[in-house]
Context: one part of a larger RNA
RNA sequence: GACGCUGGCGGCAUGCUUAACACAUGCAAGUCGAACGGUAACAGGCCUUCGGGCGCUGACGAGUGGCGGACGGGUGAGUAAUGCAUAGGAAUCUACCUAAUAGUGGGGGACAACCUGGUGAAAACCAGGCUAAUACCGCAUAAUCCCUACGGGGCAAAGCAGGGGAUCACUGUUAGAUGAGCCUGCGUGAGAUUAGCUAGUUGGUAGGGUAAAGGCCUACCAAGGCGACGAUCUCUAGCUGGUCUGAGAGGAUGAUCAGCCACACUGGAACUGAGACACGGUCCACACUCCUACGGGAGGCAGCAGUGGGGAAUAUUGGACAAUGGGCGCAAGCCUGAUCCAGCAAUACCGCGUGUGUGAAGAAGGCCCGAGGGUUGUAAAGCACUUUCAAUAGGGACGAAAAGCCUGUUACCAACAGAAUAAGCACCGGCUAACUCCGUGCCAGCAGCCGCGGUAAUACGGAGGGUGCAAGCGUUAAUC
Numbered sequence: 001g002a003c004g005c006u007g008g009c010g011g012c013a014u015g016c017u018u019a020a021c022a023c024a025u026g027c028a029a030g031u032c033g034a035a036c037g038g039u040a041a042c043a044g045g046c047c048u049u050c051g052g053g054c055g056c057u058g059a060c061g062a063g064u065g066g067c068g069g070a071c072g073g074g075u076g077a078g079u080a081a082u083g084c085a086u087a088g089g090a091a092u093c094u095a096c097c098u099a100a101u102a103g104u105g106g107g108g109g110a111c112a113a114c115c116u117g118g119u120g121a122a123a124a125c126c127a128g129g130c131u132a133a134u135a136c137c138g139c140a141u142a143a144u145c146c147c148u149a150c151g152g153g154g155c156a157a158a159g160c161a162g163g164g165g166a167u168c169a170c171u172g173u174u175a176g177a178u179g180a181g182c183c184u185g186c187g188u189g190a191g192a193u194u195a196g197c198u199a200g201u202u203g204g205u206a207g208g209g210u211a212a213a214g215g216c217c218u219a220c221c222a223a224g225g226c227g228a229c230g231a232u233c234u235c236u237a238g239c240u241g242g243u244c245u246g247a248g249a250g251g252a253u254g255a256u257c258a259g260c261c262a263c264a265c266u267g268g269a270a271c272u273g274a275g276a277c278a279c280g281g282u283c284c285a286c287a288c289u290c291c292u293a294c295g296g297g298a299g300g301c302a303g304c305a306g307u308g309g310g311g312a313a314u315a316u317u318g319g320a321c322a323a324u325g326g327g328c329g330c331a332a333g334c335c336u337g338a339u340c341c342a343g344c345a346a347u348a349c350c351g352c353g354u355g356u357g358u359g360a361a362g363a364a365g366g367c368c369c370g371a372g373g374g375u376u377g378u379a380a381a382g383c384a385c386u387u388u389c390a391a392u393a394g395g396g397a398c399g400a401a402a403a404g405c406c407u408g409u410u411a412c413c414a415a416c417a418g419a420a421u422a423a424g425c426a427c428c429g430g431c432u433a434a435c436u437c438c439g440u441g442c443c444a445g446c447a448g449c450c451g452c453g454g455u456a457a458u459a460c461g462g463a464g465g466g467u468g469c470a471a472g473c474g475u476u477a478a479u480c
Stems, first nucleotide, its partner, number of pairs: 001476005008352004013347001014345002016310001021308003025305003030067003035064002038060002042058003045054003074263003083188002086185004092180002097176007105139001107137002114129006145154003159168001189235003196226003201223008238260004242253004266285004288299004316342001318341003324338001325336004355385004365376004392415001394413002424469005429450003435464005445452002
């Protein structure tokens, strides 16, 4: 962990180990009008022939553009080394951030949105016309930077309602910080009933390619390289900090939390970008599901909930962005199933309670008996108290900086009445603490081992009594 019986409360943690099986539904990544043209909706204002009109304002659907969707979240299929752990290394890049330095001049042409027309069942698409920008493209300038045959050559910018200023933004370069890529040594399962493996294979030259070294790729040349110190092959497996156990040495393990890696229906590919060969982006193909007017289209929960299935077995289609963080934004703020909380489960651990004192007529009842009694047993009743917990009504925080939100009918405090609301489970032959009666009669059954049961069973079943644990107790599985 699961199962059986039982079950009062609180704190704290954890909760699909199996089918990386298939998924209905909702949500999980947006944001910026202080980049832009605008105005679909809402509100205000103005005009109105009461039909409506005007982007004028707050704002803002769709669109252009910027930043973010490479983080955060999930899973462990693959991977025995392109991984991980540790110690080093040189041939690299790094958006946002910090510091320094030099700049931000002057022009141009488009494309969406929109309008018109068309195709289509839909998804969507085509043609023509208009237009803006922090979108795009020349020109100028070049401290630094890049290339160089050292003569020289090459590369930039954007602004935000008119002007100025502050702040922010933009461009080049240097340095830092952060993050990432690459290389090497050593370590990191099992099998020899796997002994030979390898042609881009091993090295060199030249070139290509990359941010970057390199057979990474290509041409040519040489014939090398690995292997009983286990190559190759097969099986198994994410790795680590750790966790469990143990006096230790070790053995087992890798849930939660943290670091790294890999994957995102299956297989492949690139685009964009500082960063991806990208879980909720694009393209192609397979399988599957759905829509269709049969021409064609749509989808990917190993995100959070939830459903079916599998299974011995694992939770709510909850609340809030108040805190901590993240994205965007000057900000207000918006988004955030990250997160914080709540719900469910004795799943684990810890704490508390189910009363306390007194009470012998040793009551009644039960059980046993040698019929005298013994035992249950101070146990109950009775008497005197207490009120933890639960209930009821009252007050009531911290956690945010002055205040607000969730948790919260909170924690906590005091009041009230009343023993009131709260005990089970396994075992009792020996190991092993705890014994008698009845029933049964090698039957029914028990059993971890030894073994019990065939008519006086402390071993089966029931009862009384006892023992051990206790909101748990026992069984089973796994590990030390």
This is a predicted structure of a 480-nucleotide part of an RNA (small-subunit ribosomal RNA, 5' domain) from an uncultured prokaryote. Its mean pLDDT, the model's own confidence on a scale to 100, is 86.